FMN riboswitch aptamer (RFN element) from Subtercola boreus, 171 nucleotides, folded computationally. NCBI's taxonomy places the organism under Bacteria, Bacillati, Actinomycetes, Micrococcales, Subtercola. Its mean pLDDT, the model's own confidence on a scale to 100, is 79. Its Rfam family is "FMN riboswitch aptamer (RFN element)". Its family is annotated with FMN binding in the Gene Ontology.
RNA sequence: AUCGUGCCCGGGGUCGGUGAGAAUCCGAACCGGCGGUGAGAGUCCGCGAGCGCAGAGCGAAACCACAACCGUGGGGCCGUCCCGUGCUGAUCCGGUGUAAUUCCGGAACCGACGGUCAUGGAGCUGCUGGUUCGCCGGCGACUCCAGGAGUCCGGAUGAGAGGUGCACGCG
Numbered sequence: 001a002u003c004g005u006g007c008c009c010g011g012g013g014u015c016g017g018u019g020a021g022a023a024u025c026c027g028a029a030c031c032g033g034c035g036g037u038g039a040g041a042g043u044c045c046g047c048g049a050g051c052g053c054a055g056a057g058c059g060a061a062a063c064c065a066c067a068a069c070c071g072u073g074g075g076g077c078c079g080u081c082c083c084g085u086g087c088u089g090a091u092c093c094g095g096u097g098u099a100a101u102u103c104c105g106g107a108a109c110c111g112a113c114g115g116u117c118a119u120g121g122a123g124c125u126g127c128u129g130g131u132u133c134g135c136c137g138g139c140g141a142c143u144c145c146a147g148g149a150g151u152c153c154g155g156a157u158g159a160g161a162g163g164u165g166c167a168c169g170c171g
Stems, first nucleotide, its partner, number of pairs: 003169005008162001014028004029151002031111002033047004042109002050087004055082001057080003063074004091107005113154003119146005125140006
C1' cells in the first nucleotide's frame, strides 16, 4: 500500500416596530456540508441530504391449494436494504492578475419535507343591537377547510457526500 472492523462528518433569531398575542409579519441582524475547477465558490460543474418511480435480494399480511397433525407450496398488502433513474434554489458589475461568476471593493439573490401559531373562508350555535319580521350587523364557543419559518419544534442519538481523515486488527 491492500484488506477487515469501529469512529469522525452542518451553521444560524439578536435588537427594534406593530399587536391581546410574533424566534413565523415589517426594519435591521445572523448562517453557508463535500469533491472539482489555471487561484481560495451557498449562487460555475458535480455529489450529499428530501420526495417520487422502476428493478433485484431478504423478511412478510390477507387469501388459495395440499396435508390426519406439525407443516409444505403458491401468493405478495407492507417493511427493509442495494442499485438505477426523475424532481429539487440562487450573481452580477468594477479592480488586481498569466490565470479568479472562487480573491479584493460594491450591489444583489437563494435556502427540502412535516408541524406550530397569526390570519382567512364555510357551517352551526349562544349573547346582543337593529328590522320593512324576510333578515342584517357586532361579539363569542364549537366543527371542517385553507394557512405566513434558511435561523423555532420534528423525522434526526438518523442518514450522509467526503477526507493520501482517525483508531485498532490481519498480513